Predicted 3D model of a 73-nucleotide RNA (transfer RNA) from a Nanobdellota archaeon. The sequence was found in a public genome assembly. The prediction has a mean pLDDT of 81. Rfam family: tRNA. By type it is a transfer RNA.
RNA sequence: GGGCUCAUGGUCUAGCGGUUAUGACGUCUCCCUCACACGGAGAAGGUCGGGAGUUCGAACCUCCCUGGGCCCA
Numbered sequence: 001g002g003g004c005u006c007a008u009g010g011u012c013u014a015g016c017g018g019u020u021a022u023g024a025c026g027u028c029u030c031c032c033u034c035a036c037a038c039g040g041a042g043a044a045g046g047u048c049g050g051g052a053g054u055u056c057g058a059a060c061c062u063c064c065c066u067g068g069g070c071c072c073a
Stems, first nucleotide, its partner, number of pairs: 001072007010025003018056001027043005049065005
């Protein structure tokens, strides 16, 4: 230098271009307990890596950029 691949709440993860972005763990509140743990009920937490474009509509398609991994030279 060229090619492929990955980036989604704190962590991991699901998500045929279309109604509110899924679940688990974690965090917080309440119940339970003398208390803690377990268990039960509920809540908060995401500008989907950044920018531009296509489209009526983009986490998803296209281009550029950033970062990680792999391959070729």